[in-house]
C1' cells in the first nucleotide's frame, strides 16, 4: 500500500489481499514474478524528515 504492521535523522519495508505465469482434466494449494506509497494536512528545524518541533484534521479511550 486495498487490510494488518515494521522502520526512532541518510534510496519506504514486511505479511495477507489483488494480478500475470508455471504445475493441475479443473479448482484450491504451492512455487516464481509484477504492481500498489506525494508516510493524515500545512509550517519550521536540518546538508538530509516517516522519525524532530508546532498548527490542524481525523479515530479510540
Nucleotide at each position: 500500500a486495498g487490510c494488518u504492521c515494521a522502520g526512532u535523522g541518510g534510496u519506504a519495508g514486511a505479511g495477507c489481499a489483488a494480478c500475470g505465469g508455471u504445475u493441475u482434466u479443473a479448482u484450491a494449494a504451492a512455487c516464481c514474478g509484477u504492481c500498489u506509497g506525494u508516510c493524515g494536512c500545512g509550517g519550521g528545524u536540518u546538508c538530509g524528515a516517516a522519525u524532530c518541533c508546532c498548527g490542524c484534521c481525523g479515530c479510540c479511550a
Molecule: transfer RNA
Organism: soil metagenome